[in-house]
RNA sequence: AGAGUUUGAUUCUGGCUCAGAACGAACGCUGGCGGCGUGCUUAAUACGUGCAAGUCGAACGCGAAAGCACCUUCGGGUGUGAGUAGAGUGGCGCACGGGUGAGUAACACGUGGAUAAUCUGCCCUAGAGUGGGGGAUAACUCAGGGAAACCUGAGCUAAUACCGCAUGAGACCACAGAGGCCGAGGCCUCAGGGGUUAAAAAUUUAUUGCUCUAGGAUGAGUCCGCGUCCGAUUAGCUUGAUGGUAGGGUAACGGCCUACCAUGGCUCCGAUCGGUAGCUGGUCUGAGAGGAUGAUCAGCCACACUGGAACUGAGACACGGUCCAGACUCCUACGGGAGGCAGCAGUAGGGAAUAUUGCGCAAUGGGCGAAAGCCUGACGCAGCAACGCCGCGUGAGUGAUGAAGGGUUUCGGCUCGUAAAGCUCUGUCGCAGGGGAAGAUAAUGACGGUACCCUGCAAGAAAGGACCGUCUAACUUCGUGCCAGCAGCCGCGGUAAUACGAGGGGUCCUAGCGUUGUUCGGAAUCAUUGGGCGUAAAGCGUAUGUAGGUGGCUUAUCAAGUCAGAUGUGAAAGCCCGGAACUCAAUUCCGGAAUUGCAUCUGAAACUGAUGAACUUGAGUACGAGAGAGGGUCGUGGAAUUCCGGGUGUAGUGGUGAAAUACGUAGAUAUCCGGAGGAACAUCGGCGGCGAAGGCGGCGGCCUGGCUCGAUACUGACACUGAGAUACGAAAGCGUGGGUAGCAAACAGGAUUAGAUACCCUGGUAGUCCACGCGGUAAACGAUGGACACUUGGUGUUGGAGGUAUUGACCCCUUCAGUGCCGGAGUUAACGCGUUAAGUGUCCCGCCUGGGGAGUACGGCCGCAAGGUUAAAACUCAAAGAAAUUGACGGGGGCCCGCACAAGCGGUGGAGCAUGUGGUUUAAUUCGAUACCACGCGAAGAACCUUACCUGGGUUUGAACUGCUAGGGCUACUCAUAGAGAUAUGAGGUUUCUUCGGAACUCUAGUAGAGGUGCUGCAUGGCUGUCGUCAGCUCGUGUCGUGAGAUGUUGGGUUAAGUCCCGCAACGAGCGCAACCCCUACUUUUAGUUGCCAGCAUUAAGUUGGGCACUCUAGAAGGACUGCCGACGUUAAGUCGGAGGAAGGUGGGGAUGACGUCAAGUCCUCAUGGCCCUUAUGCCCAGGGCUACACACGUGCUACAAUGGUCGGUACAGAGCGCAGCGAUAUCGUGAGAUGGAGCAAAUCGCCAAAAACCGGCCUAAGUUCGGAUUGAAGUCUGCAACUCGACUUCAUGAAGGUGGAAUCGCUAGUAAUCGCAGAUCAGCUCGCUGCGGUGAAUACGUUCCCGGGCCUUGUACACACCGCCCGUCACACCAUGAAAGCUGGUUUUACCAGAAGUCGCUGUGCCAACCCUUCGGGGAGGUAGGCGCCCAAGGUAAGGCUGGUGAUUGGGGUGAAGUCGUAACAAGGUA
Repeated sequence: AGAGUUUGAUUCUGGCUCAGAACGAACGCUGGCGGCGUGCUUAAUACGUGCAAGUCGAACGCGAAAGCACCUUCGGGUGUGAGUAGAGUGGCGCACGGGUGAGUAACACGUGGAUAAUCUGCCCUAGAGUGGGGGAUAACUCAGGGAAACCUGAGCUAAUACCGCAUGAGACCACAGAGGCCGAGGCCUCAGGGGUUAAAAAUUUAUUGCUCUAGGAUGAGUCCGCGUCCGAUUAGCUUGAUGGUAGGGUAACGGCCUACCAUGGCUCCGAUCGGUAGCUGGUCUGAGAGGAUGAUCAGCCACACUGGAACUGAGACACGGUCCAGACUCCUACGGGAGGCAGCAGUAGGGAAUAUUGCGCAAUGGGCGAAAGCCUGACGCAGCAACGCCGCGUGAGUGAUGAAGGGUUUCGGCUCGUAAAGCUCUGUCGCAGGGGAAGAUAAUGACGGUACCCUGCAAGAAAGGACCGUCUAACUUCGUGCCAGCAGCCGCGGUAAUACGAGGGGUCCUAGCGUUGUUCGGAAUCAUUGGGCGUAAAGCGUAUGUAGGUGGCUUAUCAAGUCAGAUGUGAAAGCCCGGAACUCAAUUCCGGAAUUGCAUCUGAAACUGAUGAACUUGAGUACGAGAGAGGGUCGUGGAAUUCCGGGUGUAGUGGUGAAAUACGUAGAUAUCCGGAGGAACAUCGGCGGCGAAGGCGGCGGCCUGGCUCGAUACUGACACUGAGAUACGAAAGCGUGGGUAGCAAACAGGAUUAGAUACCCUGGUAGUCCACGCGGUAAACGAUGGACACUUGGUGUUGGAGGUAUUGACCCCUUCAGUGCCGGAGUUAACGCGUUAAGUGUCCCGCCUGGGGAGUACGGCCGCAAGGUUAAAACUCAAAGAAAUUGACGGGGGCCCGCACAAGCGGUGGAGCAUGUGGUUUAAUUCGAUACCACGCGAAGAACCUUACCUGGGUUUGAACUGCUAGGGCUACUCAUAGAGAUAUGAGGUUUCUUCGGAACUCUAGUAGAGGUGCUGCAUGGCUGUCGUCAGCUCGUGUCGUGAGAUGUUGGGUUAAGUCCCGCAACGAGCGCAACCCCUACUUUUAGUUGCCAGCAUUAAGUUGGGCACUCUAGAAGGACUGCCGACGUUAAGUCGGAGGAAGGUGGGGAUGACGUCAAGUCCUCAUGGCCCUUAUGCCCAGGGCUACACACGUGCUACAAUGGUCGGUACAGAGCGCAGCGAUAUCGUGAGAUGGAGCAAAUCGCCAAAAACCGGCCUAAGUUCGGAUUGAAGUCUGCAACUCGACUUCAUGAAGGUGGAAUCGCUAGUAAUCGCAGAUCAGCUCGCUGCGGUGAAUACGUUCCCGGGCCUUGUACACACCGCCCGUCACACCAUGAAAGCUGGUUUUACCAGAAGUCGCUGUGCCAACCCUUCGGGGAGGUAGGCGCCCAAGGUAAGGCUGGUGAUUGGGGUGAAGUCGUAACAAGGUA
């Protein structure tokens, strides 16, 4: 310090996630030791048991017992124990210490002040004093009640208990005097007389107490400034409320309380209400600012079962005190009582989860005491827990046959790995033995025979966890097969998973390692430091203006902010630095720094502020001009539509893509005249004008707002912005009343359509218009808040002013105010913006913080309603989005090409047949191909074979291949028998080489392994199809861009072509194109046999002699290159025309197929990974099937006839093939063919007849002399065999068919069409396929349209790329949520009733020792039980508020596998 994730890729925005640190943690696996810490975060739930606050005999009275000793009358007594134990009176303590965080949003806490408004036991200092009396009472004794707790009566007694009196240095109270001080109003000091007010004693004789006063210290109370969570979907709250006077009360001020008077007080700088919460030092995190947190330790507060109350006391409204009420628990004799672990242990419960009913007062501290001492679950220690931090160990060295074994392997090896074993050592830890602290300053040590030290023993008892796709360090094998599972995000898993599970190996950390949870960080993702708002989320629709914020220039003063210095404080601990002590560290101790804060004092005066004075440049006013659809209102005008009346006139009009509805013979449309009425204002008219925005358009009048310019004068900062607030605010809508020509939601009809509740058409009502109200929203947009200042320019235009020029008007220049375009710097993610900023700055306001849910629900406010405004959450996703890029696509555009269309010729689709496919059938009808790119395809040839399929019969190292081990034999071949055959049995038979052992060969048994047309073409190679013989596809360097990418390759021409030329931030290059290759067209040359024959001879015949001129054959060359001429073109490329030429612009044809696409086809040609079968999915055999047949499709053949058919005659090819072959002449047969065999391994012989054509005859428009299917009969040929299931022949039969609907195919020249011939396969079999030649056309204006393709451009929400994407209803399942008759909790308010305990007040006739009086009876003073009253907790009744849970039913929302219906959006998305 960053990383992953939106995309085909990119930049940005933006969320989600990860890596870090931390924890009072928990869970999983594992676990050796020690030190120091820490340990109920939940139920402030309930608690058994023990302990946690007592002490003092030097305040006081009383006062045992056991035991022992002695005596004894045996009943007991005495002494001692012992003035002990013990309780009681009294004093002090119990208000500390310890626990918890429920309540509390508050002067509770923090910080700084105030107390002149206060108190303070014990402690310290100083001063003064401590005299003399009195009456009780507990304990105790007796009596009584009660189960108990406990209580009552009578009697005795003491005090440092209680009560008078005396004294008063002083204190207090009222009076009155002087001085000083400060702060409103008081304080301090001094002197005066008057009133009131004190005490306690004990003892060891040292002291310790007691009282009063003053001061200190400590602690506490109260008040104030500032700080201190969330919600405005909480906006108003308050009656002791705010203040005053008087009184009461308190230690003390005060409405703290009461009476009276006044009507105040708080609040948008957030009152009140609701929710949550103890606060702080600190802790965690962070660079910091911050954020989160408030365990342990420390300070403060609050609480002590719940609620209320007071008493005592220096201090409490009191954790281990009291009273009352309530809930709960316990005891009970049922009458009544007792209790409060949020002290330490411990128990139950809750919970993911948190320890021992331990030891000790030795230390530190506390209470009491004069002290000894006693008490102390505070505390010191120990126990449990890896809960955390820190330290140590589980060994070290050597050791290569790189052991065994595991894993893997390309079988060579590699790896675990010096790792192990072995050998040599050491002793942390451990065990055993011995010594043995500090903590204690005299005694006293729980810890503890602990820490630590010494000796001995011996590698002995001591390593795991997570991870290994990326982020993120670490890789392989097997298993599994979208299963099981993983997952923090992205995502893995559908047969080769580095992502699941296991093994091996590796990485990280280590007595721990992971997971989960939480916090901060990363997150600049709430942005003060440190973000944004044109299009990503985000500028209020606009203005006026309140509070607030901000504010021109000069000067003086003040000193609030600001700055400087000083002082006080900022507790300790902690953090940081230095040092020190535990062996180190953690930890602890000492010192320092820091504590950014607050307060006070002193000073400065630049800036901000305040006050005073002045200024003119901001702002405004006055004056003179000017432009304008600015607003309101009243009039008025013409054109047009419609309607009405009349005239002319006749059959249509209207409308559309085409129609129809509609109107019209009752006279429409058209046309002319007249009239009515409403609405809107053509041309001018313009990115022209005005207005804050919405918006404003004929013309005139009236009223009125704003703006601009010019030159002066005046005011003197009067300004900018603007939360709330107020006003305006298109269209639609609502209310009332008018109006209604046209247009026109709804509605009706007609079309379109699968449907059409739409688009189109014909009608048509609200509405649109006016008046008065309401409503308050829009893509109210420049998607850009307002104001001011600054920062290069160019060019239009509107309104002013000035200058120059001119006779004048333009033009031109300058300037102010608007309004547009282009563009520089700058800016921006980019697009873009660019003096009208989205640049550079200042001020103010508004708004944003992932997508969806949702601008929705609930609540509030507004509205007549519709609805508006304000505005969430649960849940869900890992994206949603912006700009730009490359493609692809478009029922976008431009240019161009192709038998793509058009122009033509001939077909297919109709018939019959052939053939292939689908389907169906079947035991099987083997398998594959199956849009173009399957379907006369694999198959260049299924009767058996082929053959892979079916049925049946056989076989198991096998039919074929290579080895090995053991044994045996001879094979092959022939014959016979059985069988459908394979095969079995029997007989015969005896090969080759030999070193005679044997080998080859073969049989049997066994083992490696064979075999598979079994699966996967979506694991593959190879081959092939298609786009497409289309003109494209790329690279290097450079340049541009943040980048993906672009440029080059685009542009202007041209071409069949990215072919070439020109231009150009490009320059070059590669694969493609073209050319090079083959055939063909012309010529030359060479060579003439089997070819040829001009001339000579010869024949039936180039048959033969002869010849090689010609044809031809097949080798080598030539020829064509836009080379020449002209025109056009840019002087180019090239195009057009011409000449010459056999051929002319690629001459014709072939071979040749760029980068890639389709997971295209093929595992059944072959090869091959993986999987599967192995007496079978292998192998052999017979028969059957692949040939089935209601039907559908493709490809063909033959036809439908006269351009024909038939009969007869006569011509002319090319290219092939032939020895298990082609087969002549001849003979036979109507014929297929047969017999026969000459010749020929072929330019020699044969197949071989070419056919159409041509010449002649017949047929005459018909189902025919067309057509030949089908069927019958008879044959031929091949073959082991033609039944299923061959081809052909003859005779007979003579079906459909008369040119083929929608639709569709081929072809541009030697082409189509037509005619025959040959070949491969092959025993035989083709209408198919591949070739060959013969005859031989028509048409192309042209590129609008269909299809396909290329280039440029444009839009895009597509990128699996339009066969894309995607929306909504409905149906089903699940989830959260709103409404809902209600039901049921919590909390709170108001009114009333009620009224325990208790303080206070009144009363107090009952009762009472102290003091006074007394006649001694009593009375008084004073007190008190009781009674009454005020206040008041619980409780009750009634009515609300707020907030939960639940609820039949219901609303929408979200998510789900391949459901249903349509196709709304994205392209002009087919109606933008």
About this RNA: Small-subunit ribosomal RNA from a metagenome, 1472 nucleotides, folded computationally. Its Rfam family is "Bacterial small subunit ribosomal RNA". Its family is annotated with structural constituent of ribosome and ribosome in the Gene Ontology. The sequence is in RNAcentral, with records from SILVA. The prediction has a mean pLDDT of 84.